[in-house]
RNA sequence: CUGUGCUAAUCGGGGAGUUAGUGGUGCCCUGUCGCCUGCAAUCCACUAUAGCAGGGAGUAUCAGUCCUAAUAGGCGUAGUUUAUGGCAAGCAGCCUGUAGCAAGUGAUGAUGAUGUCGGGGUCUUAUGCAACGAGACGUCGUGAACCAUGUCAGGACCUGACGGUAGCAGCAUUAAGCGAAUAGUAGCGUGUGCCAUAGGGUAGCUUCGGCGGAGUAGGCUACUACAGUAGCGUUGCGGUAGGUUGCGUCAACCUAGGACGGCACAG
Numbered sequence: 001c002u003g004u005g006c007u008a009a010u011c012g013g014g015g016a017g018u019u020a021g022u023g024g025u026g027c028c029c030u031g032u033c034g035c036c037u038g039c040a041a042u043c044c045a046c047u048a049u050a051g052c053a054g055g056g057a058g059u060a061u062c063a064g065u066c067c068u069a070a071u072a073g074g075c076g077u078a079g080u081u082u083a084u085g086g087c088a089a090g091c092a093g094c095c096u097g098u099a100g101c102a103a104g105u106g107a108u109g110a111u112g113a114u115g116u117c118g119g120g121g122u123c124u125u126a127u128g129c130a131a132c133g134a135g136a137c138g139u140c141g142u143g144a145a146c147c148a149u150g151u152c153a154g155g156a157c158c159u160g161a162c163g164g165u166a167g168c169a170g171c172a173u174u175a176a177g178c179g180a181a182u183a184g185u186a187g188c189g190u191g192u193g194c195c196a197u198a199g200g201g202u203a204g205c206u207u208c209g210g211c212g213g214a215g216u217a218g219g220c221u222a223c224u225a226c227a228g229u230a231g232c233g234u235u236g237c238g239g240u241a242g243g244u245u246g247c248g249u250c251a252a253c254c255u256a257g258g259a260c261g262g263c264a265c266a267g
Stems, first nucleotide, its partner, number of pairs: 001267006010057002012030004020047005035055005064260006073250012086237004091233001093232002095228006103221003107216002115211008123200006129193002131190003136185002139180004148173004156165003
């Protein structure tokens, strides 16, 4: 150097989590490729030689293993930003209310404002009037079997007769009672009244007349002050879910560089 054979390695890796620690099943990332069966999250199995048990494939140098760089992705941390909900604060605001003011606007005013003088009304007192209400008196009607009156047929009684007595029914007039209505009389009452007379009357409203000669008033908006309200906005505090930047850490695949890289036999 060549040939034959055996065997190690290898047959995925990583992150978080769990664990005294290490792996695995499970979750996530990666990978054009990367075994099979059983066990296993109220876990399964091991011990720095860190899955256990069984089976299979399979290569010694273009394989394979280790280290470094870069790097998908993950984790931690410090900022920043977006969205979304929570709690609180009457805060210079929005909103609501009160008071003031008189800039605008509207209304009213020379068919005469505010004001002023005088007289009235509204208000009140007293005395009346009217109306209404309920009654009383009066008027009319009705109205007593007997215990109202008058007259009393019949009948009863007395009488020799003449006549008389009491008296039912009926009729009439009345009492109590009942009813009527146009007017009447004298009183009572009242949230009635274009009423009358005599007074009172601070203020408000209104009306008439005179004087006078230009504003008055405060509806709406604006402005000022005060008060209230957590619905909006604002401020503060702390959540949840993302993006982004820095720092740190772990790190797959691919890539780059470096190191290591068995044994036996024969020629």

The RNA shown here (Bacterial large signal recognition particle RNA) has 267 nucleotides and comes from a Clostridia bacterium. The coordinates come from a structure-prediction model, not an experiment, and the mean pLDDT is 75. It matches the Rfam family "Bacterial large signal recognition particle RNA". Gene Ontology terms of the family: SRP-dependent cotranslational protein targeting to membrane, signal sequence recognition and signal recognition particle, plasma membrane targeting. It is annotated as a non-coding RNA gene. The organism belongs to Clostridia, within Bacteria. The sequence is in RNAcentral, with records from ENA.